A computed fold for a 90-nucleotide RNA from an uncultured Peptococcaceae bacterium, annotated as c-di-GMP-I riboswitch aptamer. Of the family's consensus pairs, 95% are formed in the model. Rfam family: c-di-GMP-I riboswitch aptamer. On this family, see Sudarsan et al., Science 2008: "Riboswitches in Eubacteria Sense the Second Messenger Cyclic Di-GMP".
RNA sequence: CCACGGGUUAGGCAAACCUGGCGAAAGCCAGGGACGCUAAAGCUAUGGGUCUAAGGGCUGUACUAAGUCUAUGAUUGCCAGGCUGUAACG
Repeated sequence: CCACGGGUUAGGCAAACCUGGCGAAAGCCAGGGACGCUAAAGCUAUGGGUCUAAGGGCUGUACUAAGUCUAUGAUUGCCAGGCUGUAACG
């Protein structure tokens, strides 16, 4: 120095919900809040899964209703992959 184990010092992150904002929606951002997580509940949408369907297609109505299919949208606190990071000690 690298890899694996380990988990010290401290602590760190922040679900649901509420308020404001963005978005067609899923959801996201900020503040409050704390269900959980604890060496990755840090970053990354690369693979899979899941969610939404603006736009587009099909059916259908002529009321241009309703339904259905489809990510280019979203989710990393769904599972993996990649990257960064981690005291003593082994």